[in-house]
Context: one part of a larger RNA
């Protein structure tokens, strides 16, 4: 690791971007011929054996010996384009020519056969040198890897741990052990599917000529030297010329572009709407708030209530739903500008660009921090009436931070679907949202059309029903395809408390946030 778990019982980081790292679609040689070899088998013949017969025959069995046909397996050659090359040394086999022996034949060295050697052409294997070779995982097989441990075979230490002994015979003396196996690296060797890598795309490709530039220099031209050639051998440049010349497909993988939509998706501005509070003018008169009842409050300086315009600030009713958008928090007046996103459609276009992801960044409800603006409205803290045995609460009156907005920090939340993400597969149904294509309606002057109804197909937010599936149940088309246990990936957990403390480190101005124990204790 095979081989837990992670909705609720411990455990999926708020989210989403990302580099390491892990993972990655599909393709390319395949299938024939022909020929030997090993094997199994099926049919069939013959000898040998037994039995019945005088005899011809018959009958029965045999992994006993022997051929024949036919099928199927394996393992080779060899051929359909497909196998590294050169040089050289030895040994071998073929096959043509020549010399010579034997044995058979012939009228005959006339033909056959079988040896010996010459030579010439080739053949595939070995050595030894050079030239140039895509490279690995894996897999088989050898060597080699101390011994004891370890697995394990064998032995009645009286069992056993152990030992490496021992049995047999019984004055002699025979005789068997003391195996065997071991991951992983390393060597070395056969396979060549699988998984990766590589090559020819500005041809600077291959190959066969050939023409130059340049370097080297043994052989042989009587010796020695010199120089130049020819020859060989490296390296560069150039011409032709051969070739099926050389780009796999277009993945219900992904990007892109393009098209007509789609949204309460995002940022800026513009704007609407009541409602509250506030003061102002107004009209009336005594109570008016409030509550289970009452107080605190306010009121002839006219409260509450009436109308009337005005201000400020906050919010966005009803439409508003098992409806939309957004990565997740979140997002709801109108209009306009700006960038963006998704699905659908497409006989566009790249060709593997992907999935997940330590680090590492972004964004991030509400409360909170600082600065500034703004303070209608509700309203920690705080004061006061109730209430009660007590209220430092639960009701009321009153209010200070707050609560809105800029500009910056902060980094949690039942940030919940308590279900990471990403592919595949596997039951039915009917809404409904967003796209496309279809048929119907549709006469408003008709001919489109909007609209409605349907049908069919991608893609969403969810439902219902049902389980041959799962689950400890609750329940769950995912939580299913899991002891019939492996699609990819990241991340957490490992009784209970101590304890998300304590101490380090880091990050915040702060409050704090990341990481994060132990002793003890049940």
């Nucleotide at each position: 690791u095979u081989g837990c778990a992670g909705u609720u019982a411990a455990a999926a980081a708020g989210c989403u971007c990302g580099u390491a790292g892990u993972u990655g679609g599909a393709u390319u040689u395949c299938u024939g011929g022909c020929g030997a070899g090993a094997u199994u088998u099926u049919u069939u013949g013959g000898u040998c054996c037994a039995c019945c017969g005088c005899a011809a025959g018959g009958u029965g069995a045999g992994c006993a010996c022997u051929g024949a046909a036919g099928a199927g397996u394996c393992u080779u050659g060899u051929u359909a384009u497909u196998c590294u090359c050169u040089u050289g040394g030895g040994a071998c086999g073929a096959u043509g020519c020549g010399g010579u022996g034997g044995c058979c034949u012939u009228a005959g060295u006339u033909g056959g056969u079988u040896g010996c050697u010459g030579u010439a052409u080739u053949g595939g294997g070995u050595c030894a040198a050079g030239a140039c070779c895509u490279u690995u995982a894996c897999u088989u097989u050898g060597a080699a890897a101390a011994a004891a441990u370890u697995a394990g075979a064998g032995u009645g230490u009286u069992c056993a741990a152990a030992g490496c002994a021992g049995g047999c015979a019984a004055u002699a003396g025979c005789u068997u052990g003391a195996a065997u196996a071991a991951u992983u690296a390393g060597c070395a060797u056969g396979g060549a599917a699988u998984a990766a890598u590589g090559g020819a795309a500005u041809a600077g490709g291959a190959c066969u000529u050939u023409g130059g530039u340049u370097c080297u220099a043994u052989u042989u031209u009587g010796u020695u030297g010199g120089u130049u050639u020819c020859u060989a051998g490296g390296a560069c440049c150039g011409a032709a010329g051969u070739a099926a010349u050389g780009a796999u497909u277009a993945a219900u993988a992904g990007g892109g572009a393009c098209a007509g939509u789609u949204g309460g998706g995002g940022g800026c501005a513009u704007u609407a709407g009541u409602a509250u509070u506030u003061a102002a003018u107004u009209g009336u008169c005594a109570g008016a708030g409030g509550u289970g009842a009452a107080a605190u409050u306010c009121u002839u300086g006219g409260a509450u209530u009436u109308a009337u315009g005005a201000a400020a600030g906050a919010c966005u009713a009803a439409c508003u739903a098992c409806u939309g958008c957004g990565a997740a928090a979140g997002c709801a007046u109108u209009u306009g500008c700006c960038a963006a996103g998704g699905a659908u459609g497409u006989u566009u276009u790249c060709a593997u660009u992907a999935a997940u992801c330590a680090a590492g960044a972004a964004c991030g409800a509400a409360a909170g921090u600082u600065a500034g603006g703004g303070g209608a409205u509700c309203g920690a803290a705080g004061a006061c009436g109730a209430u009660c045995a007590g209220a430092u609460a639960c009701c009321g009156u009153c209010g200070u931070a707050g609560u809105c907005u800029u500009a910056a920090c902060c980094a949690u939340a039942a940030a919940c679907u308590a279900u990471u993400c990403c592919g595949a597969c596997u039951c039915g149904g009917g809404a409904u949202c967003g796209g496309u294509g279809g048929g119907g309606u549709g006469a408003a002057a008709u001919u489109a059309u909007a609209g409605c109804c349907u049908c069919a197909u991608c893609g969403g937010c969810a439902c219902c029903a049902u389980a041959u599936g799962a689950g400890a149940a609750a329940u769950c088309a995912a939580a299913g395809u899991u002891u019939u246990u492996g699609g990819g990936u990241u991340c957490u957990g490992g009784g209970g408390g101590g304890a998300g403390u304590a101490u380090g480190g880091u990050c915040g101005c702060a409050a704090g946030g990341c990481u994060g124990a132990a002793a003890c204790u049940u």
Small-subunit ribosomal RNA, central domain from an uncultured eukaryote, 522 nucleotides, folded computationally. Its Rfam family is "Eukaryotic small subunit ribosomal RNA". Its family is annotated with structural constituent of ribosome and ribosome in the Gene Ontology. Its Rfam clan is "SSU clan". Model confidence (mean pLDDT): 81 of 100.